The prediction has a mean pLDDT of 80. Predicted 3D model of a 756-nucleotide part of an RNA (large-subunit ribosomal RNA, domain II) from a Patescibacteria group bacterium. RNAcentral holds the full RNA, with entries from ENA. Lineage of the source: Bacteria > Bacteria candidate phyla.
Context: one part of a larger RNA
RNA sequence: CCCAGCGAGUUUAUCCAAUUUGCUGUCUCUAAGUUCUUAUGGAACGAAGGGGUAGGGAAACCGAGUGUUAAUAGCGCGAUUGAGAACUUUCGCAUACUGACCCUUUUGGGUUGGUGUGCGAAAGAUCUCACUGCAUAUUGGAUAAGACCCGAAGCGUGACGAGCUAACCAUGAGCAGGGUGAAGUUCUGCGAAAGCAGGAUGGAGGCCCGAACCGUUUGAUAGCGCAAUAUCAUCGGAUGACUUGUGGUUCGGAGUGAAAAGCUUAUCGAGUUACGUAAUAGCUGGUUCUCCUCGAAAUGUCUUUUGGGACAGCGUCGUUAAGUAGCGAAGGGGGUAGAGCACUGAAUGGAUAGCCGUGCCCUUUUGGGUAGGCCUUCCAAACAAACUCCGAAUACCUUCGUGUAAUUGACGGCAGUGAGACUGUGGGGGCAAAGCUCCAUGGUCGCAAGGGAAACAGCCCAGAUCGCCGAUUAAGGUCCCUAAAUCUAUGCUAAGUGUAAGAAGGAAGUGCAGUGCCUUAGACAGGUAGGAGGUUGGCUUAGAAGCAGCCAUCCUUUAAAGAGUGCGUAAUAGCUCACUACUCGAUUCCGCCGCAAGGCGGAGAGGCAUGAUGCGCCGAAAAUUUAUCGGGGCUAAGCAUAGUACCGAAAUUAUGGAUCCUCGACUUUAUUGUCGGGGGUGGUAGGAGAGCAUUUCUAAUGCGACGAAGGUGAAUCGUGAGAUUUGCUGGAGCGUUAGGAAGAGAGAAUGUUGGG
Repeated sequence: CCCAGCGAGUUUAUCCAAUUUGCUGUCUCUAAGUUCUUAUGGAACGAAGGGGUAGGGAAACCGAGUGUUAAUAGCGCGAUUGAGAACUUUCGCAUACUGACCCUUUUGGGUUGGUGUGCGAAAGAUCUCACUGCAUAUUGGAUAAGACCCGAAGCGUGACGAGCUAACCAUGAGCAGGGUGAAGUUCUGCGAAAGCAGGAUGGAGGCCCGAACCGUUUGAUAGCGCAAUAUCAUCGGAUGACUUGUGGUUCGGAGUGAAAAGCUUAUCGAGUUACGUAAUAGCUGGUUCUCCUCGAAAUGUCUUUUGGGACAGCGUCGUUAAGUAGCGAAGGGGGUAGAGCACUGAAUGGAUAGCCGUGCCCUUUUGGGUAGGCCUUCCAAACAAACUCCGAAUACCUUCGUGUAAUUGACGGCAGUGAGACUGUGGGGGCAAAGCUCCAUGGUCGCAAGGGAAACAGCCCAGAUCGCCGAUUAAGGUCCCUAAAUCUAUGCUAAGUGUAAGAAGGAAGUGCAGUGCCUUAGACAGGUAGGAGGUUGGCUUAGAAGCAGCCAUCCUUUAAAGAGUGCGUAAUAGCUCACUACUCGAUUCCGCCGCAAGGCGGAGAGGCAUGAUGCGCCGAAAAUUUAUCGGGGCUAAGCAUAGUACCGAAAUUAUGGAUCCUCGACUUUAUUGUCGGGGGUGGUAGGAGAGCAUUUCUAAUGCGACGAAGGUGAAUCGUGAGAUUUGCUGGAGCGUUAGGAAGAGAGAAUGUUGGG
């Protein structure tokens, strides 16, 4: 890792709600217990008692009323049934038949009685349904319990451990070899002596070197090892506070400890083991069949609260109510966007009157003027979340109309959510940063598949009931990859710009709309020639001659020429420009006049400057590989404008089914069934409904050696969970129908057991 088995909302008590069943005008239920019995079962008896039948009040208490109160006023809370069916009796009305009497010429009229039918009313008793109440059962939930399952570190109580290790007690054992040479003793020398020096002897020491032994410093090896601490080399102690055998003593908040919280049997900041015990876990993980229906939240307030809760909001189911939601019109209040400067505040320029004026100038006895500062008024142009003389669009409220389910309110059962994300818009924080953060208001995702954006939860289009090899479109596209235009028309771009991101700044790139001026009396550029005289203007200066600087900037000759545009010189010189002449040549078209030359008018052409705009250029540097068109590639297959076709989705539509809600018709004991119309059917958490399968029990009824269950193939049926039939295998039990009860469904839990 795989396969198979096992593996998680249960049970009891009480309460709440919904549903079912029984009784309900003599309301309802039994509990303990007793009796009977075919005896783990069942039946009967048993109202003690419980619920209910009346409320109001804090209560006394009163009572269809009561509380409040001075009040019999007012006010609050309260005040027990309804529908239907058929039957009987009586009465009324209508009608059919008929008997008797009276009036009457007949038809006919009046009074009264009987029978039948229909309608209505009243009464009686019966039945059904609903309501109310009680009780059982089922389902959903709450509370108390292990309470859906697994999971701590831990806490307590009692036992078991010192054969490891720590310390101690008793009794034993061990330490190759070599070195050093203390005290003491003795001898010799010296000395008056004390004593000193030397030799010999002696053999002390937590002495030295170094095996055994004890230890383990450093490095390497090893690291599923030789080994749950080792091996090799190296190293420390090695007569001592040494090492060691055997026996014994001390232990769990306790021992022992030359002290490291070390050690106390591979376990130690409190051993191990059993029990309390299913400790507790606002935490993590897991939680098993199907179909149908509706369908969220990631917000507010409070919280030793922020990854948890309570209440509200949003979902669902039931009951009930409503012209409810939405849309249209009308009427409202507002102080936002914008705008404005009338207030408040801040800020700029000009004018203006006043005060100050240390600096500067003039006077100096004072003082005067000026730069500047403060402040008054006026003018001009502007700013503001905490400014407003003004002021929308939306939104909100009310009324009227429309609006039949698209909507909302109330009450009750059951939830989940209370970590949100991006995007458009309006804002706060931040840097007018963030795939940043915090609000508001829409959308999408979350819980949404399909098409587009190469790929791409949150962007664009569009909301998947199911089948089908039909059709039309959306966004987006139509050279090839790749479905569809190498489409039509007119321009632009030459940069591979672009084909799905880029700045300030720079530039005779190029297109197009303008403005001003020059031009056959010859423009602009180029070429040739001139570019002079007074004069070296004056001042300044070493010098200043057009050209360091200051002042002035005239006159003359001229076709033209600045008291000089730039370079240059020490200063001159030299070059050049402005300016002028010549050369060069844009020299076209239309209309009118004219025989022609030509003239007039209009348009156009050439040139200089300016500034608006379209598309381009430079600016432009990054790390594995071109690498920001998806690729090929493209001069359009790029960009702009206009247009016509086509492609393109689970959208729409065609066709045939399924299912939910609702309406109508027929039908039924029954919202039962059939047909038709209309509207729906994406879905996580979650609510609600209907079913399938497994084990077992009860009752009824079946199958099986002519082959049960199980296994393994096939066909058929059902929306599905699944079911039926049958071949082979197998070799003895097993179903169906109607109910009951659950150890009732596995793919996940570092699940658990077995196997591979």